[in-house]
RNA sequence: ACCCCAUCCAGAGCGGUCGAGAGUCCUGGCUCCCUGACACCGCAGCAACCUGCCGACCUGGUACCGCGUCGCCGCGGAGCCAAGAAGGCAAGGUGCUCACGCCAGGUUCGAUGGAGC
Repeated sequence: ACCCCAUCCAGAGCGGUCGAGAGUCCUGGCUCCCUGACACCGCAGCAACCUGCCGACCUGGUACCGCGUCGCCGCGGAGCCAAGAAGGCAAGGUGCUCACGCCAGGUUCGAUGGAGC
């Protein structure tokens, strides 16, 4: 790069640098912005996709005990092992920190995470 899956109405800002547009692209609105937006950097924070740990519960295996049975075996009990798992904790890898991806319509739209190749 390609392809697939999930999420995008919750949450979380200060400082420094820069200097004119930014919020995705089109149309129409709206919002932010020289009292410095957007972007970049630092720190702080938010969340919990991946990750780590715990885990009710469930499934399978297995040694054992009790009862029933001629027996195969059945029922019950409790132990160990393995896989899964509602949920919880942490915060290592990402991500995010105006407004629902700002809103409506349009589109082979976009962003982020994860799997595959």